Notes:
A computed fold for a 150-nucleotide RNA from Megasphaera elsdenii DSM 20460, annotated as glmS glucosamine-6-phosphate activated ribozyme aptamer. Rfam family: glmS glucosamine-6-phosphate activated ribozyme aptamer. The family's RNA type in Rfam is riboswitch. The same sequence occurs in records of 2 taxa.

RNA sequence: AUAUAAUGGAUAGCGCUAGUGCCUGGUCCGCCAGGCAGACGAGGUAGAGAAGUAUCGAACAGUCAGCGGAUGUCUCUCGGCAGCUUCAGCCGUUAUAUGACGGAAAAACACGGCGGUAACGUCGUCGACAAGUUCGUCAUGGGAAGGAAC
Numbered sequence: 001a002u003a004u005a006a007u008g009g010a011u012a013g014c015g016c017u018a019g020u021g022c023c024u025g026g027u028c029c030g031c032c033a034g035g036c037a038g039a040c041g042a043g044g045u046a047g048a049g050a051a052g053u054a055u056c057g058a059a060c061a062g063u064c065a066g067c068g069g070a071u072g073u074c075u076c077u078c079g080g081c082a083g084c085u086u087c088a089g090c091c092g093u094u095a096u097a098u099g100a101c102g103g104a105a106a107a108a109c110a111c112g113g114c115g116g117u118a119a120c121g122u123c124g125u126c127g128a129c130a131a132g133u134u135c136g137u138c139a140u141g142g143g144a145a146g147g148a149a150c
Stems, first nucleotide, its partner, number of pairs: 014068004019064001020037007040057003046077005078092004084146004096141008110125006147150001
C1' cells in the first nucleotide's frame, strides 16, 4: 500500500470550510500564528438512470457565503390500490385523491453541572410554542375496455 474477515462508531436537513464573523497571542498596524462558529427540529428511501437552488415550519435571524452528498423531481421497470387481464389515474410494501375536525417538535428561553485563558463546546432539569405533501377519525369520490364468475 492492497485485499479479506471480525469488532466498535457514524450513516444524511446531513457532512465539510479556501470566503466571512468571532477568540487568544504576536506585530513593523499591512498583517501573521493557533483556535472557535458556520441549520432548531418535524417529515421523507421499491430498483435503475438522468437533471440540478429537493418539503415544512421554529428561532434572540451569520440559520451569511461556498462545496459535496441526499429519502424530493423526471423517465423506465417492479409492486399496491376488494375476487381474472389490459389501459388510464393515484400511490410505494402502513402502497388513495379531496374536504372537515383533531394529535404530535426541537432548538431558543430559564436553572444547574462539566471542559476551555477566551471565542465556544457539552450534559442534565423545568415549563412552553409550529407547519406541511405527517399521523388519526369522519365524509365524499374512485374511470374505460376485454374475458366470463374468478